RNA sequence: AAGGAUCUUUGGGGUUUGGUGUAAUUCCAUACCGGCAGUAUAGUCUGCUAACGGGGAACUCUCCCCGCCGAGCCAGGUGAAAUUCCUGCACCGACGGUUAUAGUCCGGAUGAUAAAAGAUUCGG
Numbered sequence: 001a002a003g004g005a006u007c008u009u010u011g012g013g014g015u016u017u018g019g020u021g022u023a024a025u026u027c028c029a030u031a032c033c034g035g036c037a038g039u040a041u042a043g044u045c046u047g048c049u050a051a052c053g054g055g056g057a058a059c060u061c062u063c064c065c066c067g068c069c070g071a072g073c074c075a076g077g078u079g080a081a082a083u084u085c086c087u088g089c090a091c092c093g094a095c096g097g098u099u100a101u102a103g104u105c106c107g108g109a110u111g112a113u114a115a116a117a118g119a120u121u122c123g124g
Base pairs, nucleotide, nucleotide: 003122004121005120006119007118008117009116010115017029018028019027031104032103033093034092035048036047037046038045043091044090052067053066054065055064056063057062072089074088075087076086077085095107096106097105
């Protein structure tokens, strides 16, 4: 030095303007948003996380396994290299709630997590 252990901090954004209606930030038109790691810079590639379903361990907190898990090998351009950049067009978004159907409102959640940074220590 690599690596291990413990701890701390950080760790998800977004309904504009108009229309219909008794009622909609939920419908229609338009607008807006894009977690983490990898890779030529990614919501759409690959893998992971939250949510949901099933099973097991522990029975105080919680942990593990399996399943489920949306959408562009679109057209053109640059380049050694881009499904990631540039131009254009397209598409997607858990569960519960609601005077009316929700990616954007409210709620579980002042939560949890992928992970990132740092401190201490072990380590020749």